[in-house]
């Protein structure tokens, strides 16, 4: 410290995602030790048993036990009970709480404190109960009542007051501190070992603890704006340890809020933890501080202290007991159980330490606390072995068979023993309390003595024995370290993101290796980080998300120049505090560490006193530079009113006047003989104001335009003059605010949504046409949005220039008109520096800077639902979530495309000739058919193609026969010498079977060769051309396609290649940040015209001919005109002229084009078959459809007869003259030729003659019959040809389509490959021989350049709504059902208070009789009544959840329906707001915008 992911690429913007750490964790595998930690997160659910708080006989009286015992007691215990002191500590838990609860700092002149400490002053005399105890009675228990006995350090008065408390007075204080006095009031306890003892009362002051009050911090919502009656102050009283509305009469009306009241959600705070460089974000287990609870709710009592976890009363829920009458609980203490969860321990052991209570103490209680046990749950340390051992073992993987991996790894050899097993030894932690003995003023110290160890015979530490006991786990496509084989075949399945997987998966599964981590490893889940992605540190807002449509303005923030004082900020200097831990450094103890001790730093915070005065701030007085007045010009569609013109649409009335008007791309509907349109003229009425108008002018912005008038705002210029910071900005509020739209009421010419008609068109709920109603205008109101844009908020100041243009000033110069230069102020262009992702923006900034405001944080959902304001209504503003993606997006590249533009070219079109589609026939394909009708090729670039020739064969196809190392290759073994060949049998043949015959060489072993047997293998026209090689078609012989250097761009790219000529050309030539260079054009190669020259026979007088070698053509040469270029045009010369004809030659690439069936080849699949071999068949099938041709349909022909003239080729299993036969096809003999010599060979079109004369013919010739020929083993399925008969269609071809520009189309034969035979087809010759091209407007195709793009699988693209299916979350909903909190009425337990208290009643006082009681006060207590009250009822709101038939849009879903809206002028340019309309996207009106 960064990466992956939007795109063909690129840069940005911007989200998701990923390497890091950490966790009271869980879950999957796995698992040797040991130490420090750590262990209900969920149900503050319920709890079973036990055990966690007692203690003191040296306060008190019984009762009991043991011992002795002189029977009198006495010594040692034990403790029910009354007193004391402690159960408010300790220990648990986080529901509650948003608060003075917490943190932190201050205050308490408003306050309390048991036990301890100092220090002062006292302890004197007396009383009356009363539990236990005993008797009686009730109750099932729990208890309970009644009567009667008694103690005390339990309880009452009496006395006594250094002080105390109250009241009064004084001094002194800002004040309730405090000093002086005067009067009333108030204490006490004894106990025993008797001792400097231990209580006890009071005061004072401490110490440690609390209470109570207060600045300041710390959660989220405003879809929670208001909220408050004891509420806020006062005054009198109460109450309290103390201030206070704490509470109460009374008075007054206040308090809290946008600096967030109130209400709602959540939540213990915190030192600290985690994580980051930090700032910050999360957090708040364990330790360690404060709160707070204690089954829920209330209440109070005792006490120094509670409204009290293991007390107390009370309702309630719930659980146990019961005799039904009543009673009894409360583990969020320790364990331990349900029980809920992913999930979290044992019902141990001690008090020996440390602390705690009580005790004078021995001591006793202690689940506080010390161990111990489970869990790898964390963190930290140790092992699970060291060194040797092969050019490398087995086994496994792999392979290109050669080897490679694993691997020194193992085996073997030597060592060691942490650890293990067993055996011995074995701690520290213990100080003391206390006795006794000194010392000290005490606390407390020194010496001697005695007693105690849970943990544990553990830690440790000796020997013995032996490698002995001890490795996994997740990863290997990129990110990210680390590959290969097998299986599978979009299936299984993986995935944090991109993404694999569909038959050669490094991405699944498994194996082998390999990486990384290690007693752990992965994975889930959470935070923080990366993320500067919430930006204080540290981002933005012209187009990516984002500037409010403008404007005025309270608050608020923010602020010119210079003087004094203050010290709030600010700066520093000391002090205080910022527990302890824990963090940082040091040193130190456990063998190390982890953990642990000491110390030091740090604790960025608050507080207080000083200091200093720049700077903000305050306060006082000033300054004119900001602002803003007064004078004096000035321009302007700047707002409102009134008024008035004049063209022009319409309509009406009257003339003139006739047959049509209108309207489109073309009609139509529509008017029109009831006189339209035209035209003249009156009249009527609305609404807008042509030229002038201008990136001209004026306003904050919507906006504003004819002319006058009235009233009104603001700007700019000028001059001096006055005020003196009066200023900027503005949340919230206020106004303005474009079309549309909405409410009354008018107008209504012209346009014109909705509708009607007509047209268009598959359809047109639409562009196109004719009509038309709100509307659009007035007036008074609503309403508040717009692509309300400059998609750029206001305001100030700096920061190069140039050049238009409006207003205004000044100058020089001119008679002026007017021209130059300047100032200021508005409005454009262009550019510099700077800035921007790019585009771009640049004194008018998107540059520098400085204030204040407003917005934004992936894409959709959604500017939607809910829920509030406002609106009459439509609707506006405010404003989400689940759930869904990995993107959405902006800017510029490069290409492709356009029903974009602009330039070329091409038989592209056009002009022409000849066809083709019609017909019949030939061949092909498709289709059907079949037992097969083999297979491949499918748009131009399949379809007379693979096939340059299927009767058998071929042949791959089908029925049937057969064979199984095979029809064809190599090799090994093992056996025979049998060959080859003849001849028989059966059999369609292949094949089986049976005889004969019985080779060659040899070194005599064998060998060749061959048969049979077996093993290795053969074979496969079986599958993938989408795994391949080769080859080939196609744009296209179209002018292209790149590179190197450099230079521009952040880059992806760009230049160069582009422009300005020009060619057939990216052919040159000029220009240029380019300069140069390859593939490609062009040349170079064949061939063909001319023409030399050699040579030449089969040719030949010569010339010609034939093959070799050469020459000649290069814009060389004149002229034009262009740019003085390159070209071009015309001309001469030439045979041939501007690549002279043809050929051959195909750039860099597209199309997963074609071919596994021409070969070759990878994987796979067949193996008595998917090999092979034979007979038959089949490819030749036949309602149909297309494709490529041939013949025609005639008279520019047809037939007859009869006449001319080529080339190119082939020829021996061959061409085949001549001659005889046959009408012919052809036999038949038979001569020549391996070819310039022979043949094949007649060439035909063509010339002459003559017939036919416009008919289905003397065109056409198909089909059919009959006879034949040839060719082969064989012509039935199924070949070619002859002769003679027969004589179908058809009279020149809808729509559309093809070919060709010169020796070309066309029309005419020849010829040769395949081949036995079979040619209309293919490949080539020669012969006759036109017509047209004015052009480039269109059609297709291509080449440059520009533009647009939302395309990039690239227009055969993309993409939009309805509908239909399915899945998901959701809002609405008649309602139905829970929770919450509040509010009013009722009802009202405990329990404080406050009233009464005629009932009860010891102590004190009084009086009496008298010794024990009576009366009487005083004083307490039940009882009862009031306040207040938690619980309950009742009612009506109000917030919130769950659910509902049904219903409304959304979201995703491989192939559904309907259309075409959008992207290109997307075919009606497109979007915005706003009415209406339609299946649907959408159309339309009206105003905006350019995106």
């Nucleotide at each position: 410290a960064g990466a992956g992911u939007u795109u063909g690429a690129u840069c940005c913007u911007g989200g998701c995602u990923c390497a890091g750490g950490a966790c009271g964790a869980a879950c999957g595998c796995u698992g040797g030790c040991g130490g420090c930690g750590u262990g209900c997160c969920u149900a503050a659910u319920a709890c079973a048993u036990g055990c966690a708080a007692g203690u003191c006989g040296a306060a008190c009286g019984g009762a009991u036990u043991g011992c002795c015992u002189u029977c009198g007691g006495g010594c040692a215990g034990u403790u029910a009970g009354u007193g004391g002191c402690g159960g408010a500590c300790g220990g648990g838990u986080g529901a509650g709480u948003a608060a003075c609860a917490c943190g932190u700092g201050a205050g308490u002149g408003a306050c309390c404190u048991g036990c301890c400490c100092u220090g002062g002053a006292g302890u004197g005399g007396g009383g009356a109960a009363u539990a236990a105890c005993u008797c009686u009675g009730c109750g099932a228990a729990a208890g309970c009542a009644g009567a009667g006995c008694u103690a005390a350090u339990a309880c009452c008065g009496c006395a006594u007051u250094c002080g105390c408390u109250u009241a009064c007075u004084u001094c002194a204080u800002c004040a309730u501190c405090g000093g002086a006095g005067u009067a009333a009031g108030u204490a006490a306890a004894g106990c025993u070992c008797a001792a400097u003892g231990c209580g006890c009362u009071u005061c004072a002051g401490g110490a440690g603890g609390g209470g109570c009050u207060u600045g300041c911090g710390g959660c989220c919502g405003a879809u929670u704006a208001g909220c408050u009656a004891g509420u806020c102050g006062g005054u009198g009283g109460g109450g309290u340890a103390a201030u206070g509305g704490c509470c109460u009469a009374c008075c007054g009306a206040g308090g809290c809020a946008a600096c967030g009241a109130u209400c709602g959600g959540u939540a213990g705070c915190u030192g600290g933890u985690c994580u980051g460089a930090g700032a910050g974000g999360a957090u708040g287990a364990c330790c360690a501080g404060c709160c707070a609870c204690a089954c829920u709710g209330g209440g109070a009592c005792u006490g120094a202290g509670a409204c009290a976890c293991g007390g107390c009363c009370c309702a309630g829920a719930c659980u146990c007991c019961u005799a039904c009458g009543g009673g009894a609980g409360g583990c969020a203490g320790c364990a331990g159980u349900a029980a809920g969860g992913a999930a979290u321990a044992u019902u141990c052991c001690a008090c020996a330490a440390u602390g705690g209570g009580c005790g004078a103490a021995a001591g006793c209680c202690u689940g506080a606390u010390g161990g111990a046990g489970c869990g790898a749950c964390g963190c930290c340390g140790c092992g699970u072995g060291c060194g040797g051992g092969a050019a490398g073992a087995c086994g496994c993987c792999u392979u290109u068979c050669g080897g490679g991996g694993u691997g020194u790894a193992a085996a073997c050899c030597g060592c060691u023993u942490u650890u293990c097993a067993g055996g011995g030894g074995g701690a520290u932690g213990a100080a003391a309390c206390g006795a006794c003995a000194g010392g000290g003023a005490a606390a407390c110290c020194u010496g001697u003595c005695u007693a105690a160890g849970a943990c544990a015979g553990u830690a440790c530490c000796c020997g013995u024995g032996g490698a002995a006991u001890a490795a996994g786990c997740a990863u290997c496509g990129g990110c990210u370290a680390a590959c290969u084989a097998c299986g599978u075949g979009c299936c299984a399945g993986c995935a944090g993101c991109c993404g694999c997987g569909g038959u050669a998966a490094u991405a699944c599964g498994u194996a082998g290796g390999a990486u990384g981590c290690a007693a752990g490893c992965g994975u889930u889940g959470u935070c923080c980080g990366g993320a500067u992605u919430u930006a204080c540190u540290g981002g933005g807002c012209g187009u990516a998300a984002a500037g409010c449509g403008c404007g005025c303005g309270c608050a608020g923030g923010c602020g010119g120049c210079a003087u004094a004082c203050c010290a709030a900020g600010u700066a520093u200097u000391c002090a205080g505090u910022g527990a302890a831990a824990u963090c940082u450094c040091c040193c130190u103890g456990c063998u190390c560490a982890a953990c642990g001790g000491g110390g030091a730093g740090g604790g960025u915070g608050c507080u207080g006193a000083g200091u200093a005065g720049a700077c903000u701030g305050g306060u006082a007085a000033g300054c004119u530079a900001g602002a803003g007045g007064a004078c004096g010009g000035u321009a302007g569609a700047g707002g409102g009113g009134g008024g008035u013109a004049g063209a022009a649409u319409u309509g009406c009335u009257g003339g003139u006047g006739u047959a049509g008007c209108g309207g489109u791309g073309a009609a139509a509907u529509g008017c029109g003989u009831a006189g339209a349109g035209a035209u003249c003229a009156g009249c009527a009425g609305g609404a807008a104001u042509a030229c002038c108008c201008g990136u001209g002018g004026c306003g904050a912005a919507g906006g504003c335009g004819g002319c006058c008038c009235c009233c009104u705002g603001g700007g700019c210029c000028g001059u001096u003059u006055c005020u003196g910071a009066c200023g900027c900005u503005g949340a919230g509020g206020c106004g303005c605010g474009a079309a549309g739209g909405c409410u009354a009421g008018g107008g209504g010419a012209g346009c014109g949504a909705a509708c009607g008609g007509g047209a268009u068109u598959a359809g047109a709920u639409a562009c196109c046409c004719c009509g038309g109603u709100a509307g659009u205008c007035c007036u008074a109101g609503c309403a508040g949005u717009a692509a309300a844009c400059g998609a750029u908020g206001g305001c100030c100041a700096c920061u190069a220039g140039g050049u238009g243009u409006g207003g205004g000033g000044g100058g020089u110069g001119u008679u002026a008109a007017c021209c130059c230069c300047u100032c200021c102020u508005g409005u454009g262009c262009c550019g510099a520096a700077g800035c921007u992702a790019a585009c771009g923006c640049a004194u008018u900034a998107a540059g520098u800077g400085g204030c204040c405001c407003g917005c934004c944080u992936g894409g959709g959902g959604a500017g939607u639902a809910c829920g509030g304001u406002c609106g009459c209504a439509a609707g506006a503003c405010u404003a989400a979530a689940a759930c869904u993606c990995a993107a959405a997006g902006g800017a510029a590249u490069u290409g492709a495309c356009g029903g974009g533009g602009a330039c070329c070219c091409g038989c592209a079109c056009a002009a022409g000739c000849a066809g083709c589609g019609g017909a019949g026939c030939g061949u092909g394909u498709g289709g059907u058919u079949u037992a097969a009708u083999u297979c491949g090729a499918u748009g131009c670039g399949a379809c007379g193609c693979g096939a340059a020739g299927a009767a058998c064969c071929u042949u791959a196809c089908c029925u049937g026969g057969g064979c199984u190392u095979g029809a064809c290759a190599u090799g090994g073994c093992a056996u025979c010498g049998c060959a080859a060949c003849c001849u028989c049998u059966c059999g369609a043949a292949a094949g089986a079977g049976a005889g004969g015959c019985c080779u060659c060489c040899u070194u005599c072993g064998g060998g060749a060769c061959g048969g049979u047997g077996u093993c290795a293998c053969a074979g496969a026209u079986g599958u993938u051309g989408c795994a391949u090689g080769g080859c080939u078609g196609u744009c296209g012989u179209c002018a292209g396609c790149u590179c190197g250097u450099g230079u521009c761009g952040u880059g992806a790219g760009a230049u160069g290649u582009u422009g300005g000529g020009u060619u057939a050309a990216g052919u040159c030539c000029c220009g240029c940040a380019a300069c140069g260079a390859g593939c490609g054009c062009a040349a170079c190669c064949c061939u063909u015209g001319u023409u030399u020259c050699u040579a030449g026979u089969u040719g030949c007088a010569a010339a010609u001919c034939u093959a070799g070698a050469g020459a000649g053509a290069c814009u060389g040469c004149c002229g034009g005109a262009a740019a003085c270029a390159a070209a071009c045009c015309g001309g001469a010369g030439g045979a041939a002229g501007g690549u002279g004809g043809g050929g051959a030659u195909g750039a860099c690439g597209u199309c997963a084009a074609g071919u596994c069936a021409g070969c070759a080849u990878g994987a796979c699949u067949c193996u008595u078959a998917c090999g092979u071999c034979c007979a038959g068949g089949g490819c030749u099938a036949c309602a149909c459809a297309c494709a490529c041709g041939c013949u025609a349909c005639a008279a520019u022909g047809g037939c007859a007869g009869u006449u001319a003239c080529a080339g190119u080729g082939a020829g021996a299993a061959g061409c085949c003259a001549g001659c005889c036969c046959g009408c012919g096809a052809g036999g038949g003999u038979g001569a020549g030729c391996a070819g310039a010599c022979c043949u094949c060979u007649a060439a035909a079109a063509g010339g002459c003659u003559g017939c036919c004369u416009c008919a289905g013919u003397u065109c056409a010739g198909a089909u059919u019959g009959c006879a034949c020929u040839c060719u082969g083993c064989a012509a039935c399925u199924c070949g070619a040809g002859u002769g003679c008969a027969u004589g179908a269609a058809g009279u020149u071809g809808g729509a559309g389509u093809u070919g060709c520009u010169a020796g070309u189309a066309a029309c005419c034969g020849c010829g040769u490959g395949u081949c036995a035979g079979c040619a209309u087809a293919g490949c080539g010759c020669g012969g006759u021989g036109a017509a047209u091209a004015u052009g480039u407007u269109c059609c297709c195709g291509g080449g440059u350049c520009u533009u647009g793009u939302a395309c990039a699988c690239a227009c055969c693209g993309c993409c939009c709504g309805u509908c239909a299916c399915g899945u998901c979350a959701u809002g609405g909903g008649a309602g139905u059902u829970g929770g919450c909190a509040a509010c009013a009425c009722c009802u009202g337990a405990a329990g404080u208070c406050c009233g009464u208290g005629a009932g009860c009643u010891a102590a004190c006082c009084u009086g009496g009789u008298u010794u024990a009681c009576c009366a009487g006060g005083g004083g307490g207590c039940a009882g009862c009544g009031g306040c207040c009250g938690a619980g309950g009822g009742u009612g009506g709101g109000g917030c919130u959840g769950a659910u509902g038939a049904c219903u409304g849009g959304g979201a995703c879903g491989a192939a559904g329906u309907c259309g075409u809206a959008a992207c290109a002028a997307g075919g009606u340019a497109g979007c915005c707001g706003u009415a209406g309309c339609g299946g649907a996207a959408g159309c339309u009106g009206c105003g905006g915008c350019u995106g």
A computed fold for a 1491-nucleotide RNA from a soil metagenome, annotated as small-subunit ribosomal RNA. The coordinates come from a structure-prediction model, not an experiment, and the mean pLDDT is 85. The sequence is in RNAcentral, with records from SILVA.